[in-house]
Molecule: Bacterial RNase P class A
Organism: Flavobacterium sp.
RNA sequence: CCCGCAGACCGCCUUAUCGCUCCAAGCAAUUGGGGAGGAAAGUCCGGACACCACAGAGUAGCAUAGCGGGUAACGCCCGUCCGUUGAAAAACGAGGACAAGUGCAACAGAAAGUAUGUACAGGUAAGGCUGUAGUGAAACCAGGUAAACUCUAUGCGGUGAAAUUCCAAGUAUAUCGGCUCCCGAUGUUUCGGGAUAAAAAGGGCUACUCGUCCGUUGUCGAAGGGUAGGAAGCUAGAACGCGUUGGCAACAACGAGUCCAGAUAAAUGAUAAGGGUCCCGAUUUAUCGGGAUACAGAAUCCGGCUUACAGGUCUGCUUUUUUU
Numbered sequence: 001c002c003c004g005c006a007g008a009c010c011g012c013c014u015u016a017u018c019g020c021u022c023c024a025a026g027c028a029a030u031u032g033g034g035g036a037g038g039a040a041a042g043u044c045c046g047g048a049c050a051c052c053a054c055a056g057a058g059u060a061g062c063a064u065a066g067c068g069g070g071u072a073a074c075g076c077c078c079g080u081c082c083g084u085u086g087a088a089a090a091a092c093g094a095g096g097a098c099a100a101g102u103g104c105a106a107c108a109g110a111a112a113g114u115a116u117g118u119a120c121a122g123g124u125a126a127g128g129c130u131g132u133a134g135u136g137a138a139a140c141c142a143g144g145u146a147a148a149c150u151c152u153a154u155g156c157g158g159u160g161a162a163a164u165u166c167c168a169a170g171u172a173u174a175u176c177g178g179c180u181c182c183c184g185a186u187g188u189u190u191c192g193g194g195a196u197a198a199a200a201a202g203g204g205c206u207a208c209u210c211g212u213c214c215g216u217u218g219u220c221g222a223a224g225g226g227u228a229g230g231a232a233g234c235u236a237g238a239a240c241g242c243g244u245u246g247g248c249a250a251c252a253a254c255g256a257g258u259c260c261a262g263a264u265a266a267a268u269g270a271u272a273a274g275g276g277u278c279c280c281g282a283u284u285u286a287u288c289g290g291g292a293u294a295c296a297g298a299a300u301c302c303g304g305c306u307u308a309c310a311g312g313u314c315u316g317c318u319u320u321u322u323u324u
Stems, first nucleotide, its partner, number of pairs: 004317007012275007020035006037295001041306002044304005049160004056210004061156005066080005081095001082093004096151002101149002103145002113141001118133005164232004173223001175222005180195006202214004239258002242255005276293007
């Protein structure tokens, strides 16, 4: 150097013209400034925030699982032990409990958990009562197995920004069905009418039960009618990069600084010229010609994980074999 292992990063640039969206200034014309990503993606985990009851009890269910630490929190991250793989750097781990109970175990073997047949030896009043051999990964030992039920510990209420709140505009509860109550009729279990007085039924929260709240004269559902405009939430945050200190690290504290999309059918674009990078071909070896330039695209906001990605850069580490 090559190969290999681990990690970090970039991921087209510049100019001109014409547009789009937000903000500021201006009476206006107009001027100035901001304007996608490392994954904005999958919506898989964890939170913030909002409402349902400031989220209650029990059961069921789900998730996690060595030890220690980080964090707002986590199923994430860091360190470390053990196990497996690799020559190594390193990678991966579904790493609590079988001494609560239940289940399961190919082949071999008498027998795989209700043990005990054969041979030899020993022993007894008698008996697998004792030892050895033999099969097997494992043979009575508190056996193995929990990506088997299960048990233990810890955590988890539900719905999501179409949450939620305000303003404006519009409208119908006419109809059907369930349930409850009242009145009337009757072939006695149906029909009709009504909801004004009383008891209730009922409904919300929930997977279920309890509980609790609403409701208190009608109520729930279906279906229908109306509207589909504006504003807040809505972007200054567990924010970003820099420095110092502490820590092996994840990370934390402090200091000074910066402001970095906010649309609503949904802006972030189009065209032209030049350049960069990579690939191919040609040749006059330095130019010419052609091609490629990925994945993708905010919609309440954060922390993770996972997946997609043309091409390229940098850093650290390993040494079985081969060469110098």